[in-house]
The prediction has a mean pLDDT of 88. This is a predicted structure of a 350-nucleotide part of an RNA (small-subunit ribosomal RNA, central domain) from an uncultured bacterium.
Context: one part of a larger RNA
RNA sequence: CUGGGCGUAAAGCGCGUGUAGGUGGUUCUGUAAGUAGGGCGUGAAAGCUCCCGGCUCAACUGGGAGAUGCCGUUCUAAACUGCAGAGCUAGAGGAUGGUAGAGGGAGGUGGAAUUCCCGGUGUAGUGGUGAAAUGCGUAGAUAUCGGGAGGAACACCAGUGGCGAAAGCGGCCUCCUGGGUCGCACCUGACGCUCAGACGCGAAAGCUAGGGGAGCGAACGGGAUUAGAAACCCCGGUAGUCCUAGCCGUAAACGAUGUAGACUUGGUGUCGGUGGGGUAAAAGCCAUCGGUGCCGAAGCAAACGCGAUAAGUCUACCGCCUGGGGACUACGGCCGCAAGGUUAAAACUC
Numbered sequence: 001c002u003g004g005g006c007g008u009a010a011a012g013c014g015c016g017u018g019u020a021g022g023u024g025g026u027u028c029u030g031u032a033a034g035u036a037g038g039g040c041g042u043g044a045a046a047g048c049u050c051c052c053g054g055c056u057c058a059a060c061u062g063g064g065a066g067a068u069g070c071c072g073u074u075c076u077a078a079a080c081u082g083c084a085g086a087g088c089u090a091g092a093g094g095a096u097g098g099u100a101g102a103g104g105g106a107g108g109u110g111g112a113a114u115u116c117c118c119g120g121u122g123u124a125g126u127g128g129u130g131a132a133a134u135g136c137g138u139a140g141a142u143a144u145c146g147g148g149a150g151g152a153a154c155a156c157c158a159g160u161g162g163c164g165a166a167a168g169c170g171g172c173c174u175c176c177u178g179g180g181u182c183g184c185a186c187c188u189g190a191c192g193c194u195c196a197g198a199c200g201c202g203a204a205a206g207c208u209a210g211g212g213g214a215g216c217g218a219a220c221g222g223g224a225u226u227a228g229a230a231a232c233c234c235c236g237g238u239a240g241u242c243c244u245a246g247c248c249g250u251a252a253a254c255g256a257u258g259u260a261g262a263c264u265u266g267g268u269g270u271c272g273g274u275g276g277g278g279u280a281a282a283a284g285c286c287a288u289c290g291g292u293g294c295c296g297a298a299g300c301a302a303a304c305g306c307g308a309u310a311a312g313u314c315u316a317c318c319g320c321c322u323g324g325g326g327a328c329u330a331c332g333g334c335c336g337c338a339a340g341g342u343u344a345a346a347a348c349u350c
Stems, first nucleotide, its partner, number of pairs: 004321003007304002012318001014201004021194003025088007033081002035077007048066007091191001092188003096183004103177007110154001115149007125136002162169002206247006215241002220236004258317006266295011299306002323350003332343004
């Protein structure tokens, strides 16, 4: 390389948009590049296969025939692919009428709780733990009542509920805005799928500048525990956590399962829609489309398990793997303010 693979053994890019490329529904006509067949040419020798011969055999070797593959040229075929033209509507998109939603951005606003401040009542403890101590408190704490300030998060509702490409999204109201889904079958007429590069988004932590800072809390200080205690427990507490602008670009970024499409017995729950049926109105019920769960036929699988949301049966395209360590490393390149990220070896060793 080929082959074989990628849920857990090595292996699906964190996610999307999309260029080149690859690939592509259905009917007719043409063409003849691919494709298929014939002729001619070419295909040196050696080698290879078969037959015959020579060394006593064999290896080796002589002669003859043949073959594979590639190529050129010419004639023919036109099913399939391509190409050209003309159509179609089942893919895709649009229009239209509904519809659910923590989808995104901005602004506003509400209550509970913690903390702090002021004032009242009140007096000796409080707090914390396995037990304690550090801590706080007669300069009046804890507790309790009233008032105020400020920041952050939104109990119940809440649900293998919903939305989003993923990261992720949860009080309430308003504005701006993306996507989905169902009904109808009105329009376009293959406009599709995938996607190397590229571009964008991307939790937490971290970084730069400016704000903010209630609670929590790396580091740090103290108290315990212990043989020790750089910890687990306790008292404090700075960065940070929050906001604005800009970086970073990682993760067990997980369903450890790439995207799109087709096909293949079923049962049951739930969310959104539509039709039927039913009702006073509903609901249970029947059918169907779209999501999300559980259990399971066949099949698959090393097993575990998966099983119409496939890990089944197929198609298209991309990414990735190739024994363990060395090594999510070194060097170099690119990116970054830095931290570092990304791409990614070898010696050596088992």

The full RNA is in RNAcentral, with records from SILVA. Its Rfam family is "Bacterial small subunit ribosomal RNA".